[in-house]
Overview:
A computed fold for a 373-nucleotide RNA from a Bacteroidales bacterium, annotated as Bacterial RNase P class A. NCBI's taxonomy places the organism under Bacteria, Pseudomonadati, Bacteroidota, Bacteroidia, Bacteroidales. The sequence was found by an Rfam model in a public genome assembly.

RNA sequence: ACAACAGUUCGAUCUGUCGCUGUGCCAGAUGGCACAGAGGAAAGUCGGGACAACACAGAGCGCCAUGCUUCCUAACGGGAAGGCUCCCGGUUAAAACCCGGGAGACAGCCAGUGCCACAGAGAAUAACCGCCAUGUUGGGCAACUCGACGAGUUGCCCAACAUGGUAAGGGUGAAAAUGCGGUGUAAGAGACCACGCUUCUGCCGGGUGACCGGCCGGAGGGGUAAACCUCAUGGGUUGAAAGAUCAAGUAAACCGGCUGCUAAGGGCUGCUCGCCCGAUGCCGGAGGGUAGAUCGCUUAAGCUUUCCGGUGACGGAAGGCUCAGAUAAAUGACAGAAUAAAACAGAACCCCGCUUACGGAACUGUUGUUUUU
Numbered sequence: 001a002c003a004a005c006a007g008u009u010c011g012a013u014c015u016g017u018c019g020c021u022g023u024g025c026c027a028g029a030u031g032g033c034a035c036a037g038a039g040g041a042a043a044g045u046c047g048g049g050a051c052a053a054c055a056c057a058g059a060g061c062g063c064c065a066u067g068c069u070u071c072c073u074a075a076c077g078g079g080a081a082g083g084c085u086c087c088c089g090g091u092u093a094a095a096a097c098c099c100g101g102g103a104g105a106c107a108g109c110c111a112g113u114g115c116c117a118c119a120g121a122g123a124a125u126a127a128c129c130g131c132c133a134u135g136u137u138g139g140g141c142a143a144c145u146c147g148a149c150g151a152g153u154u155g156c157c158c159a160a161c162a163u164g165g166u167a168a169g170g171g172u173g174a175a176a177a178u179g180c181g182g183u184g185u186a187a188g189a190g191a192c193c194a195c196g197c198u199u200c201u202g203c204c205g206g207g208u209g210a211c212c213g214g215c216c217g218g219a220g221g222g223g224u225a226a227a228c229c230u231c232a233u234g235g236g237u238u239g240a241a242a243g244a245u246c247a248a249g250u251a252a253a254c255c256g257g258c259u260g261c262u263a264a265g266g267g268c269u270g271c272u273c274g275c276c277c278g279a280u281g282c283c284g285g286a287g288g289g290u291a292g293a294u295c296g297c298u299u300a301a302g303c304u305u306u307c308c309g310g311u312g313a314c315g316g317a318a319g320g321c322u323c324a325g326a327u328a329a330a331u332g333a334c335a336g337a338a339u340a341a342a343a344c345a346g347a348a349c350c351c352c353g354c355u356u357a358c359g360g361a362a363c364u365g366u367u368g369u370u371u372u373u
Base pairs, nucleotide, nucleotide: 001369002368003367004366005365006364007363008362009361013337014336015335016334017333018332020037021036022035023034024033025032026031039344043355044354046353047352048351049350051239052238053237054236058273059272060271061270063235064234065233066232067231068082069081070080071079072078083106084104085103086102087101088100089099090098107230108229112228113227114224115223116222128170129169130166131165132164133163134162135161136160137159138158139157140156141155142154143153144152145151146150178196179195181193182192183191197220198219199218200217202215203214204213205212206211243295244294245293246292254285255284256283257282258281265277266276267275268274302321303320304319305318306317307316308315309314
């Protein structure tokens, strides 16, 4: 310098003419002036809240969610920093330590129940090949003995078979009884020894903590809980079409049930207890009227500048700013300048997160290649 990968930020500005919406002021037939007017994701509806109603209470179970520690925040399954495990690279003869970067759905398999295809002897307790011991049969060699041909005995080697031992070596597999070096054994085996690995109790030191380091001792056939499950913590329900008010109008009419104030019935809540409403009542059925207006509706845990504190997320202090509220749905068109300005894409109660979509520019990190010094 280039390339690949991962991540972060930005994603629009000014002038003129015409047009649209809101607020304020002035006018008062239609208008005029000023100011403001879609996003980093407005998307998804995945989370958390504020807010509203149930309603001026609650408990248990069920169900759901989360799961290393500390901190931040209104809160979160979010964010920051750290711990542990694993992965990539550097260093090294090779590793460990150390350095840089990345991922983690990171409580528990010693509560229990499941699952691990195929291959393989065997995947929760087994022996395929092999090794060893004993015996049988066959063959070969050597020695010895006997009455020669020949036979017998002993030893060694090879092959096959049977019984027993073995789990060190080999094979199968993603994974096969904690690793290397020895003692020991018929052959082996943590059976035993020294040094390591993992894990657990106790003790000592460091740290807010998760944890880290060390000492003695115990244990050691695996993995899997985005398998069922166990443990700990948390969660009331619904959701702006939530809700509130006003106006107008019909039928406080009809049918059925309940007969009590500790009821029937209904609500909170999926169930149980409990609580609340409950007689010109309540619940259910069928039917009739209205579908208009206002509020909710935008000052927000808001944005921004400087300083201070903090590794950081962020917090504190002092200033500045006011930045859409439509309701079938407003912010558009033309021209010019500048420009990386193209893409994804349009608010509908609001805010904070997460996830997804996008490609122009800028920035950070890791790895690789090339060149120069």

Annotation: Model confidence (mean pLDDT): 75 of 100. Its Rfam family is "Bacterial RNase P class A". Rfam describes the family as follows. Ribonuclease P (RNase P) is a ubiquitous endoribonuclease, found in archaea, bacteria and eukarya as well as chloroplasts and mitochondria.